[in-house]
Molecule: transfer RNA
Organism: uncultured bacterium
């Protein structure tokens, strides 16, 4: 400098315009003389920014940042 691909809880991820799910992980209760182990519950998240849409995690385009090619 071109080009494609990805970005969603702490980590891994699912979701093809109509209530953002899930597991592990954290925390709280049950249970035990105690720990674990198990059972039960709680909270956490769509990179940014604009567009179209009644309605956008999703569809357009701009920007970042990771990764692959090509040069």
């Nucleotide at each position: 400098g071109c080009c494609a691909a990805u970005g969603u809880a702490g980590u891994u991820u699912a979701g093809u315009g109509g209530u953002a799910g899930a597991a592990c992980a954290a925390c709280g209760c049950u249970u035990u003389c105690g720990u674990a182990a198990a059972g039960c519950g709680u909270g956490a998240a769509c990179a940014c920014a604009a567009g179209u849409u009644c309605g956008a995690u999703u569809c357009u385009u701009g920007u970042u940042a990771u990764u692959g090619g090509c040069u």